[in-house]
Context: one part of a larger RNA
């Protein structure tokens, strides 16, 4: 893991609804007693409790009474009470299972701290203090060689005894192995006996060791400690069905009160749309009348400050500063004016298995979430924090390739039909369907791109030049006065300055570019010939292209497709649990009925947390009744049956016990709990 068994709202008091019943101004016993067919009944026991009167602090008055001066006002005058059954609440472990802890009493120093005691061990080299002979220097104090000697928390290195690297290797969870390394005659290791005990020991101090356990040990007991947490919590069916809000809490994963959902009872026209009328109000948009802010201009004004001047309480001022005027742009905390939406009241229509009110019983629930639309805060979020609605949560189908909140629709059973959004070349139901443009980029089939550019293409609209020949391209002129006049070594159209005239023409600038040292040379403007029909220039609007970059290879869902793409109209068709139509089930409501039930309506039947009804089934007592060896229970199978929990029946096995009505009574229903025990 699987599978079998086991496993979680229980009792007791008290207290308050509900529902059956019993007696009723009353109800009832309780300890106890007595008897009897004795773990039980019966029969007595009225003590105590509960109601039958209440108001007032209180004398007190009493259906009233307190307060008042009264008017009025507050409480109060409507049948209890006892039993069982059941829904809450309360005390108790209180639905089950789960800490870390916290206190008491015990056990431990066979591990490890430290001490004692009392034994033990440390291969073999090296170095060579002090003494101790001896040689010698000195007057001495003393030094100096040499040779003995054998000291050291000395030095290399085995047992021992440690644990430095390897992020080696290994490992069932408990420190193993390999290689390298440190210490290794001392503050050494070590055997063996002993002492110290849990807020205590014991520590060369890590909060480290005290029996695989240490920032307070380990066993047992207080003990079912507490958990506002985190898991779990067992059979059916029906009916309605939430909330994630507000307020208050040392209150934010809770809880209390409302809100909002259920049941019951009681009373009663209530609400939803629409439309009038009569009313609210200051948002959008919008102004600038009012207060703020903004830019430009005018005019006034020496005017807090600055500068110049200056003897001066004085002058000026293109700096700055106030006031005024006009335009110019603004405002969540500006309004002269202002919608639509939205909202009170009244009326009518019109909706309602009526709906609503109060009162009583029972809760969930108070982490929300996504979409439109409108708002703060943020650069910005699949951010956060509001207001309205909607959907999701608690909702299923069908459409978006898949997709909790996007379109479509709100799913009781079965069976046919018709659409809804999407959609019709194949995968894949239905159109290669029709008209008429557009795209050539596989653009696009997916509304995932700006800004900017485009002599990509098509539409549309102005201007203008055009057979007295546009426009493009060839050809040819393109000239004089002139080298225009100054500067300047030159300057001659073309370094710079001023001028920028005239002539002669069909036309040519005192010249638009290229070029020379300056010339020259080379195009251009402009004119002319050639040609022979439209050209240019501006807007504007479809589609298209560039702008365009992300990590494995790759996505219109795929195929593909030039339409099976875009746009624009048309017909058809497919396509849900939607709508229609049959038939049933149920549930509500009326009406008949004593009940069962019958009939007719019915826009009624998605559903999480709840909440209410009504079943099934397990064990067991009572009573009435049956089955069984001609074959119980179980057990494995194939069948009927009910709306389902579930009942029955027929084979095999099996081999001694089981049911069925009616009433109680429960240690009653398992798939989960990192659930227990056993098997595998």
């Nucleotide at each position: 893991g699987c599978c079998a068994g086991g496993g979680a709202g229980u009792u007791u008091a008290u207290u308050u609804g509900u529902g059956u019943g019993g007696c009723a101004a009353g109800g009832c016993u309780a300890a106890c007693u007595u008897u009897c067919u004795a773990u039980g009944a019966a029969a007595g026991g009225u003590a105590a409790c509960c109601g039958a009167a209440g108001c007032g602090a209180a004398a007190g008055c009493a259906a009233g009474u307190u307060g008042g001066a009264a008017a009025c006002a507050g409480c109060g005058u409507u049948a209890g009470u006892c039993a069982c059954a059941u829904g809450g609440a309360c005390a108790a472990g209180a639905c089950c299972u789960g800490a870390a802890g916290c206190c008491a009493g015990g056990u431990g120093a066979u591990c490890u701290a430290u001490u004692c005691a009392u034994g033990g061990g440390c291969a073999a080299g090296g170095u060579g203090a002090a003494g101790u002979c001896u040689c010698u220097c000195g007057a001495a104090a003393g030094g100096g060689g040499g040779a003995u000697g054998g000291a050291g928390g000395c030095c290399u290195g085995a047992a021992c005894c440690g644990g430095u690297g390897u992020u080696g290797u290994g490992u069932a969870c408990a420190u193993g192995c390999a290689c390298u390394c440190g210490a290794a005659u001392g503050a050494u290791c070590u055997g063996u006996g002993a002492a110290u005990a849990g807020g205590g020991g014991u520590g060369a101090a890590a909060a480290g060791c005290u029996u695989a356990u240490c920032u307070a040990a380990c066993c047992u007991g207080g003990u079912g400690a507490u958990g506002g947490c985190u898991g779990g919590u067992u059979c059916c069916u029906g009916c309605u069905g939430a909330a994630a809000u507000a307020u208050g809490c040392c209150u934010u994963c809770g809880u209390a009160u409302a809100g909002u959902c259920u049941u019951g009872u009681u009373c009663u026209g209530u609400u939803u749309g629409u439309c009038a009328g009569c009313g609210g109000g200051g948002u959008a948009a919008a102004g600038u009348a009012c207060g703020g802010a903004u830019a430009a201009a005018a005019u006034u004004u020496g005017c807090a400050g600055g500068g110049g001047c200056u003897a001066a309480u004085g002058c000026c001022u293109a700096c700055g500063g106030a006031a005024u005027u006009u335009u110019u742009u603004c405002c969540a905390a500006c309004u002269c004016a202002g919608a639509a939406a939205c909202u009170g009241c009244u009326g009518a229509c019109u909706g309602c298995a009526u709906a609503g009110a109060a009162c009583a019983g029972g809760a969930a629930a108070c982490a929300g979430g996504g979409g439109c639309a409108g708002u703060g805060u943020g650069u910005a979020a699949g951010a956060u924090a509001c207001u309205g609605u909607u959907c999701c949560g608690a909702g299923a189908c069908c459409g978006g390739a898949a997709c909790a909140a996007c379109g479509g629709a709100g799913a009781c059973u079965a069976g046919a039909g018709u659409u809804a959004a999407g959609g019709u070349c194949c995968u894949u139901a239905a159109a290669u369907u029709c008209a008429u443009g557009c795209u050539a980029a596989g653009u696009g089939u997916a509304u995932c791109a700006a800004a900017a550019g485009g002599u990509g293409u098509c539409c549309u609209a102005a201007a203008c030049c055009u057979g007295a020949g546009a426009c493009a391209c060839u050809a040819g002129g393109g000239a004089u006065g002139u080298a225009a006049g100054c500067u300047u070594a030159g300057a001659a159209g073309c370094a710079g300055c001023u001028a920028u005239c005239a002539u002669u023409u069909a036309a040519a600038g005192a010249a638009a570019g290229c070029g020379u040292a300056a010339c020259a040379g080379c195009u251009c403007a402009c004119c002319u010939a050639u040609c022979g029909a439209g050209g240019c220039u501006u807007g504007g609007g479809g589609c298209c292209c560039u702008g365009a970059a992300a990590a494995u290879g790759g996505a219109c869902a795929g195929g593909g497709c030039u339409a099976a793409g875009c746009a624009u109209g048309a017909u058809a068709c497919c396509g849900a649990u939607a709508c229609u139509c049959u038939a049933g089930a149920g549930g509500c409501g009326c009406u008949c009925g004593g009940a069962a039930g019958a009939g007719c309506g019915u826009u009624c039947u998605g559903g999480u947390a709840a909440g209410c009804a009504g079943g099934c089934g397990u064990c067991u007592u009572u009573u009435c009744u049956g089955c069984a060896c001609a074959g119980a229970a179980g057990u494995u199978u194939u069948c009927c049956u009910u709306a389902a929990a579930g009942g029955g029946a027929g084979a095999a096995u099996g081999g001694a016990g089981c049911g069925g009505g009616a009433a109680g009574g429960a240690a009653u229903g398992a798939g989960a709990a990192u659930c227990c025990u056993g098997g595998u």
Molecule: large-subunit ribosomal RNA, domain II
Organism: marine sediment metagenome